[in-house]
Context: one part of a larger RNA
RNA sequence: GAACGAACGCUGGCGGCAGGCUUAACACAUGCAAGUCGAACGAUAUAGUGGCAGACGGGUGAGUAACGCGUGGGAACGUGCCUUUCACUAAGGAAUAGCUUCUGGAAACGGAAGGUAAUACCUUAUACGCCCUUAGGGGGAAAGAUUUAUCGGUGAAAGAUCGGCCCGCGUUAGAUUAGCUAGUUGGUGAGGUAAUGGCUCACCAAGGCUACGAUCUAUAGCUGGUCUGAGAGGACGACCAGCCACACUGGGACUGAGACACGGCCCAGACUCCUACGGGAGGCAGCAGUGGGGAAUAUUGCACAAUGGGCGCAAGCCUGAUGCAGCCAUGCCGCGUGAAUGAUGAAGGCCUUAGGGUUGUAAAAUUCUUUCGCUAGGGAUGAUAAUGACAGUACCUAGUAAAGAAGCACCGGCUAACUUCGUGCCAGCAGCCGCGGUAAUACGAAGGGUGCUAGCGUUGUUC
Numbered sequence: 001g002a003a004c005g006a007a008c009g010c011u012g013g014c015g016g017c018a019g020g021c022u023u024a025a026c027a028c029a030u031g032c033a034a035g036u037c038g039a040a041c042g043a044u045a046u047a048g049u050g051g052c053a054g055a056c057g058g059g060u061g062a063g064u065a066a067c068g069c070g071u072g073g074g075a076a077c078g079u080g081c082c083u084u085u086c087a088c089u090a091a092g093g094a095a096u097a098g099c100u101u102c103u104g105g106a107a108a109c110g111g112a113a114g115g116u117a118a119u120a121c122c123u124u125a126u127a128c129g130c131c132c133u134u135a136g137g138g139g140g141a142a143a144g145a146u147u148u149a150u151c152g153g154u155g156a157a158a159g160a161u162c163g164g165c166c167c168g169c170g171u172u173a174g175a176u177u178a179g180c181u182a183g184u185u186g187g188u189g190a191g192g193u194a195a196u197g198g199c200u201c202a203c204c205a206a207g208g209c210u211a212c213g214a215u216c217u218a219u220a221g222c223u224g225g226u227c228u229g230a231g232a233g234g235a236c237g238a239c240c241a242g243c244c245a246c247a248c249u250g251g252g253a254c255u256g257a258g259a260c261a262c263g264g265c266c267c268a269g270a271c272u273c274c275u276a277c278g279g280g281a282g283g284c285a286g287c288a289g290u291g292g293g294g295a296a297u298a299u300u301g302c303a304c305a306a307u308g309g310g311c312g313c314a315a316g317c318c319u320g321a322u323g324c325a326g327c328c329a330u331g332c333c334g335c336g337u338g339a340a341u342g343a344u345g346a347a348g349g350c351c352u353u354a355g356g357g358u359u360g361u362a363a364a365a366u367u368c369u370u371u372c373g374c375u376a377g378g379g380a381u382g383a384u385a386a387u388g389a390c391a392g393u394a395c396c397u398a399g400u401a402a403a404g405a406a407g408c409a410c411c412g413g414c415u416a417a418c419u420u421c422g423u424g425c426c427a428g429c430a431g432c433c434g435c436g437g438u439a440a441u442a443c444g445a446a447g448g449g450u451g452c453u454a455g456c457g458u459u460g461u462u463c
Stems, first nucleotide, its partner, number of pairs: 001463004006459005013335006019328002021293001026291003030288003035052003040049002059246003068171007077163002082159008090124004099114006130139003144151002172218003179209003184206008221243004225236004248269005271282004299325001301324003307321001308319004338368004348359004372404001373400006382390001407452005412433003418447005428435002
């Protein structure tokens, strides 16, 4: 000098754009954040059965030094919805929730009997290119609704998209960590998986890693990038975007195309709450908000109008995603706080050698202007037939009157800017050198000056 998710002190007019718990992955009151479909079903229905979606979107960075990430390759895989092509959509059956009756429990939630529907469930038939095969053969599907427009269902093949897996290289510090490893390293066989593989198991062999740093310890999400720097490099990884991991702590599976699932389930633990003491309920690292911690970080706002997402043929419903508004000089950028003329160089202040000098064209005064603000009127784009939260906002026009709008730090040298008074090694200053003990340009005040300016200084951190 530059930079900051900054904080603190003094000060503070306006607008645009951005940003806003870096600390306790501490605990959370309250509300909302994931529903939708009557063109699947019975039914009075918001309840129930069923389908799709709750694996996206949103949050956080605890863990992780790892194929986690980055980059470049690979083969042994899956892929709902979407696109294309081919073929099919036949015949039956048995239940069950809701419901009714009875009944247990404080509640949460159940139990028994009766009876009912489906695109829920199950058989049979048929089936190609599909699967298995000892190559003879064997196995395998479907669902209907309807306003007659359509929307669906099943099998197969291909595409697209997304994902799982493997590998080369790169990826912090410590040797005051030198040895580490028994499913360990490899093989055969089997199991398991969508799939390769010690992934798991049985048997066999004794291997595997390591001074080119294994193991251990500490620290840390990674990247595109950001800051700085002429560059090389150094530091960082807020916001935005990609990937990963996590969801009170630990473990587990279920459903499903996809999870071992933030607002699903089960078990254990800690904590909080309810209880009739038998037993139950909960999880803000979603958006607001509260307590706490802290130098420090905002509203328990409006709207689905736009963009996007879920469901639905659609109308539409839901959406704290998102779009906006509110708060904060937190930052960047822009604008204003007036302009021109004006010398008796007024008054006052300060200094003075008492002559004067300076504040200073500064003020006053005269003549103008009206950005911003304020008042009034009009009033969008964003929406494409309709639909606007923002918002009577942006913007335009008229009026108003210089009218409402300047501070902060510094002035010994480094370093731009000097005098007087007070103080007297005191009070104090200070980034370094150093000032102050009676003439202090260094402390405090005043006048003057210098610098920056709605900011200016200080502190912290990085280069």
This is a predicted structure of a 463-nucleotide part of an RNA (small-subunit ribosomal RNA, 5' domain) from Henriciella sp. Its Rfam family is "Bacterial small subunit ribosomal RNA". Rfam links the family to the GO terms structural constituent of ribosome and ribosome. Taxonomically the source falls in Henriciella (Bacteria, Pseudomonadati, Pseudomonadota, Hyphomonadaceae). Model confidence (mean pLDDT): 87 of 100.